[in-house]
Context: one part of a larger RNA
RNA sequence: GAGUAGCGAGAGAGGGGUGAGAAACCCCUCCGCCGUAAGCCCAAGGGUUCCUGGGGAAGGCUAAUCCUCCCAGGGUAAGUCGGGAGCUAAGGCGAGGCCGAGAGGCGUAGUCGAUGCACAACUGGUUGAUAUUCCAGUACUUCCGUGUCCGCGCCCAAUCCAAUUUUGGUGUCCUAAGGGGCUGUCCUUCGGGGCGAACCGACCGACCCAGAGGCGGAUAGCGAAGGAGGGACGCAGGAGGGUAGGUGAGCCCAGGCGUUGGUUGUCCUGGGGUAAGCGUGUAGGGAGGGGUCUAGGCAAAUCCGGACCCCGUGAAUCCUGAGACGCGAUGCCGAGCCACACCAGGCGAAGUCACUAAUCCCAUGCUGCCGAGAAAAGCUUCUAGCGAGCUGGCACGGAACCCGUACCCCAAACCGACACAGGUGGGCGGGUAGAGAAUACCAAGGCGAUC
Repeated sequence: GAGUAGCGAGAGAGGGGUGAGAAACCCCUCCGCCGUAAGCCCAAGGGUUCCUGGGGAAGGCUAAUCCUCCCAGGGUAAGUCGGGAGCUAAGGCGAGGCCGAGAGGCGUAGUCGAUGCACAACUGGUUGAUAUUCCAGUACUUCCGUGUCCGCGCCCAAUCCAAUUUUGGUGUCCUAAGGGGCUGUCCUUCGGGGCGAACCGACCGACCCAGAGGCGGAUAGCGAAGGAGGGACGCAGGAGGGUAGGUGAGCCCAGGCGUUGGUUGUCCUGGGGUAAGCGUGUAGGGAGGGGUCUAGGCAAAUCCGGACCCCGUGAAUCCUGAGACGCGAUGCCGAGCCACACCAGGCGAAGUCACUAAUCCCAUGCUGCCGAGAAAAGCUUCUAGCGAGCUGGCACGGAACCCGUACCCCAAACCGACACAGGUGGGCGGGUAGAGAAUACCAAGGCGAUC
């Protein structure tokens, strides 16, 4: 310079409290603002900012008794939520290997790697601070064990297949002697004779059929690091069936009856909830079933693929499938009432009907279109292989590891040097008017933004 610029979008007022001190801290009343948000819940990121007690130097664009500041103490509880102990994508690493003077580069088998696939928990209560984690109630998943009930196997028995052997046959085939004699050929006294293919033809043998016999085998289960199916996928579109949610109720329940003309009434105010799971298998959607052979599926296969046949095709059967209903629930919650200095606490009604209705579910469905729309595991099946005990139902008991979990999260706690009018992915997102998540005003809830 200068007590100048500025004090970073925005509504506060009154009373009470605390205190040395109050426009800003705490409480109450009124007013105002947001309300597809300025509410609620996550992911990322941050890392103690969370809660309690205390403080008043510095930080806070002023003050401060206050704070996301300072000090101290406390706080994050999981078989089921998210991740790992499962799988793979882009991509990374990479035994051997190839290349390079080297450093190193590429890459097979593999091994990692979610933003994807697979996979079992809900409701209520509770703390100053955690909760699908604690508690109460009711479930589910995986593995192990015990008991019991069926069903099989090994042994016995039974059934089936079946070797050496063996009995029989007007059966078929083979062939000896013999028969037979074509086309031919040789001899001839010309009358004929010899050779000679086919064919006929016993035993033995072979095959077939019917028995006897019974060496041996089959009639459980598990099961791939292998084969196959499935998982398994685009975009657009409309219709249908539902539900969440919402609204109304003259119906149900509780309370009220007017300081001023009326208000016992079809009056006013408030409430009218309840999950997973289990059972049932609906609206709807989808798939044909069986047999024989088989050069393919790196071995095998009863599986898949291919060929053919039979049955069926608005059928049967199977798969999938919201919702509703019943149980769960004689529970929990619940307006209100009682009690209370405060914090606790106790009792506890009704808990129905109708309408509307999603961008949610059925649905990875259906129809249409061309740009033709991941992989692998879990799962099912097939054998290879293992194999003497085993599958299944029910009941009961036991086991269930590691990490995260506080708090902020459209923000004063993240990214922007700041308590910065900027930026930041996902879910829920009520009412009246409205096509609407626009807009306006409100609910729940949150704020009045540090001069």